[in-house]
């Protein structure tokens, strides 16, 4: 250089056009306990990697572009 795949919560992921964006774990707080732990409720917590653009509608689709794998191919 050229083809693929991943990016969504503090990690690990599901969601593949219809809308309040979700789950396990972790976290705050409460219950629990003589205290801790286990368990149980409950809360926060995301501009779904950025730009653009189709579309009534975008996390999904198209284009660019950044990061991170993995295959090829070049190197006279």
């Nucleotide at each position: 250089g050229c083809u693929c795949c991943c990016g969504u919560a503090g990690c690990u992921c599901a969601g593949u056009g219809g809308a309040u964006a979700g789950a396990g774990c972790g976290a705050g707080c409460g219950c629990g306990u003589c205290c801790u732990a286990a368990g149980c409720g409950u809360u926060a917590g995301g501009u779904c990697g950025g730009a653009g653009g189709u579309u009534c509608g975008a996390a999904u689709c198209c284009u660019c572009u950044c990061g991170g794998g993995a295959g090829c191919g070049c190197c006279a």